About this RNA: A computed fold for a 1651-nucleotide RNA from a Bacillota bacterium, annotated as small-subunit ribosomal RNA. The sequence is in RNAcentral, with records from ENA. Taxonomically the source falls in Bacillota (Bacteria, Bacillati). It matches the Rfam family "Bacterial small subunit ribosomal RNA".
RNA sequence: UUAUCGGAGAGUUUGAUCCUGGCUCAGGACGAACGCUGGCGGCGUGCCUCAUACAUGCAAGUCGAGCGCAUUUGGAAGUUGGAGGUUAGAGGUUAGAGGUUAGAGAGCCCGGGCUGAAAAGUCCGCGGUCUCAACUGCUCUACACUCCAACUGAGUUAGGAGCAGAGAGAUCAGGGAGGAACAACCCUGGUAUCCAACUUCUAAUUUCCAACCUCCAACUUCUAAGUGAGCGGCGGACGGGUGAGUAACGCGUGGGCAACCUGCCCUGAAGUUCGGGAUAACAUCUCGAAAGGGAUGCUAAUACCGGAUGUGGUCUUUGCUUCGCAUGGAGUGAAGAAGAAAGGCUUCGGCCGCUUCAGGAUGGGCCCGCGUCCCAUUAGCUAGUUGGCAGGGUAGCGGCCUACCAAGGCGACGAUGGGUAGCCGACCUGAGAGGGUGAUCGGCCACACUGGGACUGAGACACGGCCCAGACUCCUACGGGAGGCAGCAGUCGGGAAUAUUGGGCAAUGGGGGAAACCCUGACCCAGCAACGCCGCGUGAGCGAAGAAGGCCUUCGGGUUGUAAAGCUCUGUCCUCGGGGACGAAGGAUGACGGUACCCGAGAAGAAAGCCACGGCUAACUACGUGCCAGCAGCCGCGGUAAUACGUAGGUGGCAAGCGUUGUCCGGAAUUACUGGGCGUAAAGGGCGAGUAGGCGGUCAUGCAAGUCAGAUGUGAAAGGCGCGGGCUCAACUUGCGCAUUGCAUUUGAAACUGUGUGACUUGAGUGCAGGAGAGGAAAGCGGAAUUCCCAGUGUAGCGGUGAAAUGCGUAGAUAUUGGGAGGAACACCAGUGGCGAAGGCGGCUUUCUGGCCUGUAACUGACGCUGAUGCGCGAAAGCGUGGGGAGCAAACAGGAUUAGAUACCCUGGUAGUCCACGCCGUAAACGAUGGAUGCUAGGUGUGGGAGGUAUCGACCCCUUCCGUGCCGUAGUUAACGCAAUAAGCAUCCCGCCUGGGGAGUACGGUCGCAAGACUGAAACUCAAAGGAAUUGACGGGGGCCCGCACAAGCAGCGGAGCGUGUGGUUUAAUUCGAAGCUACGCGAAGAACCUUACCAAGGCUUGACAUCCCUCGCGAGUCUGUGAAAGCAGAUGUUCCCUUCGGGGACGAGGAGACAGGUGGUGCACGGUUGUCGUCAGCUCGUGUCGUGAGAUGUUGGGUUAAGUCCCGCAACGAGCGCAACCCUUGUGCUUAGUUGCCAUCAUUAAGUUGGGCACUCUAAGCAGACUGCCGGUGACAAACCGGAGGAAGGUGGGGAUGACGUCAAAUCAUCAUGCCCCUUAUGUCUUGGGCUACACACGCGCUACAAUGGUCUGUACAAAGGGCAGCAAGACCGCGAGGUUGAGCGAAUCCCAUAAAGCAGAUCUCAGUUCAGAUUGCAGGCUGCAACUCGCCUGCAUGAAGUAGGAGUUGCUAGUAAUCGCGGAUCAGCACGCCGCGGUGAAUGCGUUCCCGGGCCUUGUACACACCGCCCGUCACACCACGAAAGUUGGCAACACCCGAAGUCGGUGAGCUAACCUUAGGGAGGCAGCCGCCGAAGGUGGGGUCAGUGAUUGGGGUGAAGUCGUAACAAGGUAGCCGUAUCGGAAGGUGCGGCUGGAUCACCUCCUUU
Repeated sequence: UUAUCGGAGAGUUUGAUCCUGGCUCAGGACGAACGCUGGCGGCGUGCCUCAUACAUGCAAGUCGAGCGCAUUUGGAAGUUGGAGGUUAGAGGUUAGAGGUUAGAGAGCCCGGGCUGAAAAGUCCGCGGUCUCAACUGCUCUACACUCCAACUGAGUUAGGAGCAGAGAGAUCAGGGAGGAACAACCCUGGUAUCCAACUUCUAAUUUCCAACCUCCAACUUCUAAGUGAGCGGCGGACGGGUGAGUAACGCGUGGGCAACCUGCCCUGAAGUUCGGGAUAACAUCUCGAAAGGGAUGCUAAUACCGGAUGUGGUCUUUGCUUCGCAUGGAGUGAAGAAGAAAGGCUUCGGCCGCUUCAGGAUGGGCCCGCGUCCCAUUAGCUAGUUGGCAGGGUAGCGGCCUACCAAGGCGACGAUGGGUAGCCGACCUGAGAGGGUGAUCGGCCACACUGGGACUGAGACACGGCCCAGACUCCUACGGGAGGCAGCAGUCGGGAAUAUUGGGCAAUGGGGGAAACCCUGACCCAGCAACGCCGCGUGAGCGAAGAAGGCCUUCGGGUUGUAAAGCUCUGUCCUCGGGGACGAAGGAUGACGGUACCCGAGAAGAAAGCCACGGCUAACUACGUGCCAGCAGCCGCGGUAAUACGUAGGUGGCAAGCGUUGUCCGGAAUUACUGGGCGUAAAGGGCGAGUAGGCGGUCAUGCAAGUCAGAUGUGAAAGGCGCGGGCUCAACUUGCGCAUUGCAUUUGAAACUGUGUGACUUGAGUGCAGGAGAGGAAAGCGGAAUUCCCAGUGUAGCGGUGAAAUGCGUAGAUAUUGGGAGGAACACCAGUGGCGAAGGCGGCUUUCUGGCCUGUAACUGACGCUGAUGCGCGAAAGCGUGGGGAGCAAACAGGAUUAGAUACCCUGGUAGUCCACGCCGUAAACGAUGGAUGCUAGGUGUGGGAGGUAUCGACCCCUUCCGUGCCGUAGUUAACGCAAUAAGCAUCCCGCCUGGGGAGUACGGUCGCAAGACUGAAACUCAAAGGAAUUGACGGGGGCCCGCACAAGCAGCGGAGCGUGUGGUUUAAUUCGAAGCUACGCGAAGAACCUUACCAAGGCUUGACAUCCCUCGCGAGUCUGUGAAAGCAGAUGUUCCCUUCGGGGACGAGGAGACAGGUGGUGCACGGUUGUCGUCAGCUCGUGUCGUGAGAUGUUGGGUUAAGUCCCGCAACGAGCGCAACCCUUGUGCUUAGUUGCCAUCAUUAAGUUGGGCACUCUAAGCAGACUGCCGGUGACAAACCGGAGGAAGGUGGGGAUGACGUCAAAUCAUCAUGCCCCUUAUGUCUUGGGCUACACACGCGCUACAAUGGUCUGUACAAAGGGCAGCAAGACCGCGAGGUUGAGCGAAUCCCAUAAAGCAGAUCUCAGUUCAGAUUGCAGGCUGCAACUCGCCUGCAUGAAGUAGGAGUUGCUAGUAAUCGCGGAUCAGCACGCCGCGGUGAAUGCGUUCCCGGGCCUUGUACACACCGCCCGUCACACCACGAAAGUUGGCAACACCCGAAGUCGGUGAGCUAACCUUAGGGAGGCAGCCGCCGAAGGUGGGGUCAGUGAUUGGGGUGAAGUCGUAACAAGGUAGCCGUAUCGGAAGGUGCGGCUGGAUCACCUCCUUU
C1' cells in the first nucleotide's frame, strides 16, 4: 500500500408476428465410474454399495525408586572340605614427602566466540503527593413544576455546593519477575584451591608363629543387572474407526448454575503419629478334555482396618455484618460433635509420594433464549400426563422415582403421527440474495455383533473390560467352553467403483516411570492408482526440387507443407560416473535415503493422443450407403448427387490427457425477499355477515419493545481475501492483517412504528326532515288465453309438414255459441329503466319486514378496513314424504327423413315443471375483472333527490350528491382493449397460478338417502399446449359486380350404323407418352415395307455414325454362287484432286485402343417449349406515415368503366409489370400505278378475243377518317352515362396477334439440349417377317341418318381463298365409272386443279323402314406402290342391317353469329368423316341476375396454412407400456393387552456364615451367602393399526403402420356452440330444464359519433 470490482445469452410452437410458457444447450464443480490413449516430477486424495461375514499378524501398556516370591547371570564376604604351591617373615594402623590419574566447584584474571521464531535493546504491578476541562454515581438543597382528602407532605428536574469512582498528566521514593544480553554455556591460555584412588619412599607404632598363597566345590550372608507370573499403583473413559441410530437442548450460537463435579498439573496453609488383622503369589492335596476351579497351610506392601492429632473443612445450636432479580448468597464469632495419612529413593543436601483445606487452571455435567428437512391425503395428543406437598435418589436441579392432593399440560405461530437425515466450521455454485452438499482437515454428538444391565473409577454404563439373553462362527473327550477388524494391513461377498497382510519410532504427540527406558498400525515415511490440482517435456534454427506418397480437381492445378528428408545445434527429461544434505533448537540418535540437490560425460535418441467439424458452436470436401445401416443434447438428418450415417483426406479445439455417463449450482426473473403474475395466455373463492390474525385518521405528552448510533465481549484453529516469506516457479506451505454480514451486554437518540395517558372531528355510526323502488315473507282477489266436460248450431273433413304420414273425425270431429271445471303463468305499460350481497325479483290489494338515497349538522368520538377456520344464503336439474297436475315435456311409442337415423321434423306421452316441509350445494354461479380507501382531462344520455337564478306559474338554464350507459385525453396493455363504474397512479387485507396430457382422475378423508360434492396426487407420455393480432385460403356467411354462368332461344351430344381415339382384355408383340376441367380425330400435318421405338428369327462387334493413330490400296462399281434378306464366299475391275514429285487430301480395306452408340432410367435433378386459371384485372415497388412486430397505408371509400378505365375524396406522394393504345386484317374515301386485272364510251370477236382506254371493278403502296370531337339531358360545376346530329363506320366499329406477379413438384429426358445412374459380342447396330390395324366389352370426339323445309332426276345462276415441275394438267380419244392413252399451256392476277354447292325453274316420289338411310356382304374392276393377305383408297353391279328424333344427364352459340352449303390446303407414292383455312345462304332469343358454374372487389367467422380433396372426435379390433381395483397371500415396522421372566440395581429378610472394632469374653456392632419383592431385555399369545411386495381376473389411461364404424367440433360446420344437471343411445353424441356469448346473418328498438 491493500484486504469495496460487478449481472452476456442462444435454439425450439407460427405461412410470418408479438406475447405467455415449457423443454434443451453453451459455464463451473466432483472421494467419481466407463471408452480410447498414456513420458516425468511435486503436493494431495482413495469402500459413496453390505453398521455384511471375517483366516492371520500387529494396534495398551508400564512401574522392582510400592511388595513378597521364583529364576538367570555377575560381584563381594564368611564357613567347611579338597588339591597344589610358597617360604621366614608377614600383616595392619598413623604421620610426612614425591609422582601419576580421575573428579568437583557459577574460584579468579585476560582474550575470543556465542542469541532468537520474530518483534526486539527490558517488562510488569503496587504506594504517596499535586493538578485537571469534561464524564459517571451518590448526598444536600433554592426557584420552578406536578400530585394528593392530607400543603410544616410527597415526587420530578438540576442552577449551585460537596463526596466518591474511573481516567489523564506531573512528580517522589521503593519493590517484584526473568535466561534475557555484566548471566549461563563453549573453546583456548594463565593461576590458585578441594577431594579421591593408585603407587614409591621415609618415620613411628602394633599383631601373629604353622602360617601364608593359589585353585576348585558346597553352604550362608550381602550386593548389582535382568527375566516370569502375582499383590499393588497409574493408564486401558485418551488416541484410532464408523455414521447404524437420532428431527433431539443432538448440533450451532449466546447466556445461566445463588443447583454441580473435576484424577494427573500449578499456588498457598497444615500435617505425614501409634498400632492391628489378613490375602494372592507360593507349597501340598484335589476336580476337569479344556477353559477354569476347590480345600488346607505360609507371607509382604504405597493393599485393608482401628486409635491419636485437627490447620482448613463438614454437621447441629445460636449471634453479627453485608450483598442480590426470587428461591437466597458471602463473610465472621461462640459452643458442641464426628472426621486424615504411606511410604520409597538418596551422594543425606534433598527428591518423588501420601492426607486435610483453600484458590487456580483444565476437562466435564445440568438448565435456558433463538435457529435447525418434507408430508395436513398425519388434527387432535397426553394418567407420571401438568402442577402442588412430603419423602427417596443424584456430584447436582428436576415426576428423575414413590405416596397423597388438584385437573391440569401441548396444539393451526402446526401438537401428535409418518418419512428422511448425524450437526457444524466449512465445500461447490451464484453479481448478490440464495440453492445444493456435509469426502479428506478441525469441533461436537452417537455407536462398537444385536438387545438389556450394572460394577470399578476423578471420569464409563466402557471398540481391543464384566454379567445375562439372542443370532452366527469355532474347539470339544459331548459333560462343557471360546469369540466379536465401524483400529492398521489383508480375505470372501456386494458393487460401475476405491490401494500394501510394507519400513520406522528418526521427528511430532500420547501412556507408564525419578530416570534410563518400554509401548504406540496415533504418527512419520515408502508402495499402488492420470483419481484431482500444479509444473515440465516429447526438441531448436536453417531448409523449395514447394520431393515422394495421400486427398481433391474445372485436369490448369490445389492441399497436406518448412511439414518431411538434409545440414547445424541444445540437453529439460533419460542413462552412466562422482559428490551429497536440511529435517537433530546441549550430547547421542535419520525410517525416508545414497532421496532431494550439485558436478561431469553420452545420445534427438524412449516419449501424442482424444473429441468434434448442419444450426446453437470454432472447424469441409470426396467416396460408400439409399427412411437401409445408422446418428441425435434440442431442432432434426438418412427414401441415389447426405458438409448431419460409415470411411478417408483436410480443418478446429483441448492436450498426458480427451470424450461419455451420473450428480449439484448457474443460465431459470421457470417459486420472483432482492425479483413474477391472475379481463381473454395457468390463475378472483358463487355471495354475504363475521372470529383469530394483518393493517389503520389528527394533535399533545411519557416510555423505549421495534429502529438508529457508539463501546465491550464473543464469533476456536484451519479455510477465504490482502500484503509478505519458504520450497528453482506453481500447486503446496508459512507470518501478520482483514473478513467472519451473527449473538449477548452496555451507554445514548426519540423522527417513524409500537405502547400508556389526555384531547379532536374530517373516517365510521346515531338522531331529525323528506324520497324512489318487480327488495323479502304471508294471506286474499282479478281478467285474458290453453285444455277438458255439458248443451246448441253444423257437415266432412281436421291436423300437421319442405313434402307427407302416424293421429282425431259420420259413435258427428275441426269450426262456432252458451254454461261449467281446473291448473299454471301474469300481454300492453317495459326502457343498456328500478331493487337486491349474490342467486334473483314483474297482475292487483292488505299486513309484517330488510336495505338504499338526499338534506340538516343535534349526539358518540376512530367505535374503522380486510378476513384463514367456522356459520349462513345460494339458478336449474336431481332426491325424500304428502298434495296437485291445465299447458309444456327428458324417457318411451309411432310416423317421416336417411345408406343407416337410437337425431334434427311430426303425432302422442310419463317423470318433472306447481305447492308444503326437508335435503343437495353445483353452473359460461361472467363484467370470465375479490373487497376497502384516496388521487388523476373532458363530452353526452338516462333513473332518484337537493339547491340556485328567473318567472304570476310551469318550463328552459346553472350547480351538486347517489346510481346506471356510451364516446374519449393522459396513462396502461403482448395485443385486443380499459379509461373516475380503470385493466391508470398508490396503500392495506384475503383468495388463487407455476408447460400440455394423464386428471379434477386414483387412493385416503369429510359431507350426502342417493346422485354426487369438497379436498386432491403419482407413474407414464409429448416438445409443445396456449393468448392476441397479421396475411392468405376456405364457408351449405353477407354485400357489390362480371362472364353463353343461368335464364330466353337455335342446333346438337347421350339411343343407331360407321370412322377415329382411349380404357380394358388378348397377344410372341399388340412400342411409348398424355389422365377431371387443362388426357381420349391428343404427340401422329397422314403405321402396307420404311417410318418403328415393339415381337420372332438370322447376322456384326472400334461397330450403321464422329475424331485420332498405324499399315495397305487407288477408287466407286459390275457379275456369279448361297441365303428370306442382311450377310458370307468368289470373280471381274483397276485413268479422283493438289504437289516443291518427297508426299498430302479425299475415298476404300485391314488392325490396336481411346471411344462411338442407346426412342435405356429419372420431367420429383434441369434448360428450353407448352397447357390452365385467363385477355380475368389484377400483381408489385421506392420514399413517407402508422404499428413493438408480422404487416398496414398507397390498392380502401363515393361514383364510373370492358378494365386498378377515369374522376372526386383521403397520410399519402409517385412509379413499374399488366389494361388501353401502338401492329396485322376487314369496313369508307382519296392519291399513285395500270399487267397477266377491268371495259363506260369507240371499233371488233364465238369469247375483253383484239385495237383502244385506265373512267369503274380489282390489285397494292401511301394517306385521310372516329376523338365522346359537337348538341341536349342526368350527374357533384367531375369522371362518366343516356339520347341526338353528322358520318361508310359511334362510343375498345368487327376479327386477329399480343397472356402481368404467380398457381398446378401440371406436360414433355420419345422434337432438341443436358447432370447423374445404367448397358458395352449388347439395353448398340443390320436384315426378313410379324405387330402397332387384335375384340366379349366400356367411354370420348366425329360422320351419316332416321326423311317431304325431304329424296331422286333434268335444266340453270353466283364465290372466295389456295396449290402446282419427280408438279398441276386443258383439249382430243377409250371406258357406265374409277380411270387409261396422248398431250397444248403454265414455275403461274396470264395456264391448270376447277363443274362450286345449297339456291332457282320443272318433273317425280306421298309417310312406308319407304324411290328414306346407307352399314354389311358378294362379284367385277381402277389407281398408287418392290409389294395392297394380315392392312390402302376409289369405281360399277348386286345386297339393303340398325335407325321412325334418342333416359338420366350434357355441349356450343348473342350477328354476318348459330345453323346449313360446298371449295381449297398441309402431311402425302397412295390413303381424311380428322385438322387448318375459304367463301355462299343466313336466323331465333336475351324479362332479367333469384338460382347452377367460374371469376373479381369489400367485409365477416375460422381450431385451416400440404390452406375444406383442410382439420378433427369417440367406440371397436391388434401390439406394447405404466397405473388403479381385486378373493386372497407374503413380509416389515411401531404400539397395545396379557403370560413368562435372565442378568442386575434397589428394598425386605437373613434361624446359615463371619479376620480387624467394642466386650463383663457370654456375646455385640458391622458384613456376607441364601431367600423374597418391585422393575425388567429377549421370548410367547391375542386382536387391531400401518407400510410394502405379489395376485387369477378386471377398470380406465397412454403410445403405436395407411385397420373398422360413423361425422360430434372448427364456417351459421350444414340442428349455433358451450356450462351445470337428469336421462337415453354401438360410438362420437341426442334430448329435457336453467344459464352464458367465448354465436354468424337479417330486421327492429335504444344509445353514441360525424356531417